[in-house]
Context: one part of a larger RNA
Order: sequence, then C1' cells, then structure tokens
RNA sequence: CCCUCGUUAAGGAACUCGGCAAUUUUACCCCGUAACUUUGGGAGAAGGGGGCCCGUCUGAGAAGGCGGGGGCACAAAAUUGGCCCAGGCGACUGUUUAACAAAAACAUAGGUCUCUGCUAAAGCGAAAAAGCUGAAAUAUAGAGGCUGAUACCUGCCCGGUGCCAGAAGGUUAAGGGGAGAGGUUAGGAUGGUAACAUUCGAAGCUUUGAACCGAAGCCCUGGUGAACGGCGGCCGUAACUAUAACGGUCCUAAGGUAGCGAAAUCCCUUGUCGGGUAAGUUCCGACCCGCACGAAAGGUGUAACGACCUGGGCGCUGUCUCAACGAGGGACUCG
Repeated sequence: CCCUCGUUAAGGAACUCGGCAAUUUUACCCCGUAACUUUGGGAGAAGGGGGCCCGUCUGAGAAGGCGGGGGCACAAAAUUGGCCCAGGCGACUGUUUAACAAAAACAUAGGUCUCUGCUAAAGCGAAAAAGCUGAAAUAUAGAGGCUGAUACCUGCCCGGUGCCAGAAGGUUAAGGGGAGAGGUUAGGAUGGUAACAUUCGAAGCUUUGAACCGAAGCCCUGGUGAACGGCGGCCGUAACUAUAACGGUCCUAAGGUAGCGAAAUCCCUUGUCGGGUAAGUUCCGACCCGCACGAAAGGUGUAACGACCUGGGCGCUGUCUCAACGAGGGACUCG
C1' cells in the first nucleotide's frame, strides 16, 4: 500500500454526476394515524409510549392501578422496515436481453376492427399430397391486427393507396374459331429431239392465320378511418399602442376539434413570470410564440402498485472537512 471488517472528538452531504456506499430504523405490546380514494385502501401512514427491581392495592387467574428505586443496557445469541412531500412513465401481480440493460420495453384483464357456417378461417406438412393442429370445439366459438385496468372522451378528410360491394360499357389470356395466305405435288400447259426450263396446280400432308366467341383482373360506379394515411398560405381590419372576434384572396380530399403544451416531444433556450435556495441550466406551478403535441402507432386525468426515472425535506451517518487507531488476510523485506 491492497482486500474484508470494527471504532471515532467537533461538524453532519460541505463528498459526489448522483447520499454511490455505510449508518439510522427494525421484533413485541399500548396509544395514535392526514391528504387523497376505484370506499378495498392509503396504513406498519406519520407520530408517541412501554418493558428491570421493590412495596402496596384490585383480581380466581391473566392482567392492571398507585408509589418508590437503580441502570450503559430491562426482546435480542441469531433473525428482524429509515421516514415524508412533489412530479414523470407504466394501471396493477407477472415477463425479458442465461454472462454489461429488469425498464418507461414485453405481457396483461378490458376496448375495438377484420376473417371464419365447419372437410371453417388460420397454421404445420419441401407440394393444390396424405396426415395433423384448430377441436373430440361450433360465432357468448376460433383465428388475426391494433389498443392496453378504470374514469371522461375519441373531432374533420374517402382525392391517392388498401379493403368491401357492384355490374352497363371499355380492355383482356389460354382455349374455341377458322376467312385467307405459304410450302409440298398426282397431273396439265408452253418451249425443246431429248435432258430440262418456265408456268398452272386437285386431293392429302404441312406452315401460318383475320373476323368472331371468350373469365377474373384492371378501367369504371359506390362504400369504408379503432383501414395505410392526411388534417394550409398570404393580406387587411377596433377611437393610444398592441392584438385581431371580423373581412378579402389563393389553394385543398379536408385544413388539427376536445384536451394537453418549453413536455421522455421546444431548435432559438438557462424562453418569460411565480415558488422553493443565501445562491437553482435541474425541480414545481403558470403563460402559449406547439422549430416539429393531439385523440385506440389513442388524447387527458386517476386511487393503488414500482430493486423504475426526476426534484425537495426530516432523521442518520467516516461520503466528506481530514484523517486516526484496531482485527484478520495479502503484497513487500529478511531468514
């Protein structure tokens, strides 16, 4: 010096990103217990007291009343909550990155949409197989998506994309259909003595092939947002100023409603005002100029809950001022 542990004057978070760590607290009995609340809770809230010995009284006892006394200690060998206030997020119990993350992430009950009439939908099975799950279930069921207790709510846009429905017309594949065209040549014609050349060409075979018929889909018509998604700009105006309930204009499918708002979202920004502190980029309450909140990729609240995140207070302490001593084990030196 290092590790583990113990004690410490005065102070008591001055330490530090941060009270990290370590203290404090702790069992039992009695008294007592707020806001808020979903009336269950909150709550072991908080806070206060008790215990030993002697005498005496009540009492069957247990237990209790009164008086007095001592002590470091009156539950303790071990085991055994520090508390409070405010805000954020998530309702909760639960789940998770086996070995850096336990959370505000996942799940959840609840909500809602869609699919599915049973050989169901959906899925497994290399596949349009068998077989199997779904399910020995049957729409109060099963599957999938989104949301995420509860409370109050969930606005406008169907132009684009998706989905659903529709069917008059347009487009349209294979296939059907074969008008027609080409090739081949039995044969004919012409020329030639002939070989052969030119030309025409039935049937068959063959190559090709127009019109026409021809489904879904697409075009088309309508619907649909707890489907993918979207939810404006400029200018002017009131008898101080400022602002603009109001007006004009352009564009749009429609121009963001309620609620919330410098927020886990605000760049400018330590915004401005108020609170808390001697002093506060954090925190709390407001304001609204929302760079770039906003309604089931849910919006706003909310009791309870949380090894969650943020701010504050009380208590408490070697975290610190500032270090000291001690115990055990190392490191190191010598043998």